[in-house]
């Protein structure tokens, strides 16, 4: 170079036949519960779905450049 694969929440991931309004475990806070408590129960906050641009009435999902990261060949 040139091809292939990934990026979605603080991490680890779903979700990619185009439409509920973006989710789950885990972590965070918060309240309750307890002699205390990192155990248990309940709520909550956290996301411009890598950037941009297009297609579409509509896009995390489809095209295209780039950007970062693995990986194959030369």
């Nucleotide at each position: 170079g040139a091809c292939c694969c990934c990026g979605u929440a603080g991490c680890u991931c779903a979700g990619u036949g185009g439409a509920u309004u973006a989710g789950a475990g885990c972590g965070u806070u918060u309240c309750c519960c307890u002699g205390c408590g990192g155990a248990g129960g309940a709520a909550a906050a956290g996301g411009u779905c890598g950037u941009g641009c297009g297609u579409u009435c509509g896009a995390a999902u489809c095209g295209c450049a780039c950007c970062g990261g693995g990986g194959u060949c030369g």
This is a predicted structure of a 74-nucleotide RNA (transfer RNA) from Chloroflexus aurantiacus J-10-fl. The RNAcentral record of the sequence draws on Rfam. The organism belongs to Chloroflexus aurantiacus, within Bacteria. Rfam family: tRNA. Rfam classes the family as a transfer RNA.